[in-house]
């Protein structure tokens, strides 16, 4: 330094005015891994929902962008223009309340063994 095992810790953000009434309109926010060059919208994963199973888990379902510029290389940078974001509640919710002190992709560290 690499790999196996085991244990522990962390694991997202987001609000004025007007209105009888909205954190719901307008405003604001952007998980994880990968990608010759940095990503909410390129590829994949996780969460949610459905089915099967005692369970581990498996299968299905599940969103969104283009243009110009620079450059060896960028749908990732710069400029511009759009779009997307589970379910229930409620003035219409990615943001409030709830399931959830849940779950989780993945991240870090100690110890042990091997090379």
């Nucleotide at each position: 330094g690499u790999g196996c095992g085991c244990u522990u810790u962390g694991c997202a953000g987001g609000c004025a005015a007007a209105g009888c009434a909205a954190u719901u309109c307008g405003a604001c926010c952007g998980g994880c891994g990968g990608u010759u060059a940095u990503a909410g919208u390129c590829c994949g994963c996780g969460a949610g929902c459905c089915u099967u199973g005692c369970a581990g888990a498996a299968g299905g379902u599940u969103g969104a962008u283009c243009c110009g510029g620079u450059g060896a290389g960028a749908u990732u940078c710069c400029g511009g223009u759009a779009c997307c974001g589970a379910c229930g509640g409620u003035a219409g919710a990615g943001u409030c309340c709830g399931g959830a002190g849940a779950g989780g992709a993945g991240a870090a560290a100690a110890c042990c063994c091997a090379c």

Model confidence (mean pLDDT): 79 of 100. This is a predicted structure of a 115-nucleotide RNA (FMN riboswitch aptamer (RFN element)) from a Spirochaetales bacterium. Taxonomically the source falls in Spirochaetales (Bacteria, Pseudomonadati, Spirochaetota, Spirochaetia). The sequence was found by an Rfam model in a public genome assembly.